């Protein structure tokens, strides 16, 4: 210098659900569209610690 476990933490991209606000449709009820914000969950990308070989 290398390979592999393990732990964290960052960015990136999806899937879900929940709040708001936007615009269609509708008599109402309701649908459906589009952004944010939280929150689950996957994926991927390059770190960090530490172990073992």
């Nucleotide at each position: 210098a290398g390979c592999g476990a393990u732990a964290c933490a960052u960015g990136c991209c999806u899937c879900g659900u929940a709040c708001c606000a936007u615009g269609u449709c509708g008599a109402a009820a309701g649908a459906c569209u589009u952004g944010u914000u939280a929150c689950c969950a996957g994926a991927c990308a390059a770190g960090u610690a530490c172990c073992g070989c």

Model confidence (mean pLDDT): 76 of 100. Predicted 3D model of a 53-nucleotide RNA.